[in-house]
Molecule: Bacterial RNase P class A
Organism: soil metagenome
């Protein structure tokens, strides 16, 4: 100089007005609150996607299988995960790294364009050999046809049933031998392991795709905060008490809205376990229409699988002790406006070219004006993954000079 990985920051600061929740004072009240002033406290690493996993709530007292989803090398780590770590095996790179939809293709079925003879137990196009048999010869042979052998040469291809060298043969072939790949078996180390390294025997040797249907192996209820839960209310009718002008009002209590139709009440309607089947439970009430009410307050709602700091254990993800902190809880939905100084950055202009770091190459300053300042904002929480991001900053470790 050039690159690999990895970790952080993303405006600061003082003014001034104006915002939300909680405390506290103080007035006011129709008791249901209202108003003043003080004071803590007030968005993010991604709140964004809704792509995964939990917590948590209700079905529900909730069991078996099929289907059905979902992962896919091994060990770890976690509350789980498709995450994260760490290594193994394949492939890219000089390298630091990066990259895999990483169990099965002799359980089945598909597909593999186009060229090609012939793309899976497929094939003979060009050629090689050898018998027949026909022409022609310069007697070295040559050229056609018909039967047969052969797949070593050549060609097409992304891929053509092991490669090199020999032997053998009419010519050839793993037919056979030597050496090597690659299968299987067996046996020794090492490693939890997933593999790794070595011997040894063999039959000679069986594309590719499963991000194609399939198989194997593990995991695997459903819905979801609009989840859910208390209060209040209410049209009917009922008692109860008080009043009263005898029509009726007012308070308190219980009921839970009215009319019509099916069906049912242990002979079990209807309904629960995502589908479905078995089994198991609940169950006196449910379905249908057609007409009336009500939409409102509180709770869930933030202390947490929490955060930071120290030391231990671990390569690492994390774990373990010990101390400390408390950082929004809205509800038509709050944190903003305006000023000034500063910071980054971009352009334009100026001084400076003195210093200062570097082996070198080359790098760094100072003022002035003007424009910019990312990506984007909670609504139950939490642990990941993916995406966006003007700028700016530390580290490591590779190559090259």
């Nucleotide at each position: 100089g050039a690159g690999u990985c990895g970790g952080c920051c993303g405006g600061g600061c003082g003014g001034u007005c104006g915002c939300g929740u909680c405390g506290g004072c103080g007035c006011c009240u129709u008791c249901g609150g209202g108003c003043g002033c003080c004071g803590c406290c007030g968005a993010g690493g991604a709140a964004c996607g809704u792509c995964c996993g939990g917590g948590c709530u209700c079905c529900a007292c909730a069991g078996g299988g099929c289907a059905g989803g979902g992962u896919g090398g091994u060990u770890g780590u976690u509350a789980a995960c498709g995450g994260c770590a760490a290594c193994c095996c394949g492939g890219g790179g000089u390298g630091a790294c990066c990259c895999g939809c990483g169990g099965g293709a002799a359980a089945g079925u598909g597909c593999c364009a186009c060229a090609g003879a012939g793309a899976a137990c497929a094939a003979a196009c060009c050629g090689c050999c050898a018998g027949g048999u026909c022409g022609c010869u310069u007697c070295g042979g040559c050229g056609g046809c018909c039967g047969g052998g052969u797949a070593a040469g050549g060609g097409u291809g992304a891929a053509a049933c092991g490669g090199u060298g020999g032997u053998g043969u009419a010519a050839g072939a793993g037919a056979c031998c030597a050496c090597c790949a690659g299968c299987a078996c067996c046996c020794c180390g090492g490693g939890u392991g997933a593999c790794c390294g070595g011997g040894g025997u063999g039959g000679c040797u069986u594309g590719g795709u499963a991000a194609a249907c399939c198989c194997c192996a593990c995991c695997u209820g459903g819905a979801g905060c609009a989840a859910g839960g208390u209060c209040a209310g209410g049209a009917u009718g009922g008692g109860g008490u008080c009043c009263u002008u005898c029509g009726g009002g007012g308070c308190c209590c219980c009921u839970g809205c009215g009319c019509a139709g099916g069906c049912g009440u242990u002979u079990g309607a209807g309904g629960g376990c995502g589908g479905c089947c078995c089994g198991c439970c609940c169950g006196a009430g449910c379905c249908u229409g057609c007409g009336g009410g009500u939409a409102g307050a509180c709770c869930g709602c933030u202390a947490g699988a929490g955060c930071c700091u120290g030391c231990c254990g671990g390569c690492g993800a994390c774990g373990g002790c010990a101390g400390g902190c408390c950082g929004a809880g809205a509800u038509g939905g709050a944190u903003g406006g305006c000023c000034g100084c500063c910071g980054g950055u971009c352009g334009g202009g100026g001084c400076a070219g003195u210093g200062c770091c570097g082996c070198a190459a080359g790098g760094c300053g100072c003022c002035c004006c003007g424009g910019c300042u990312a990506c984007a904002g909670g609504a139950c929480c939490c642990g990941g993954c993916g995406u966006a991001c003007a700028g700016g900053c530390c580290g490591a470790c590779u190559c090259g000079u």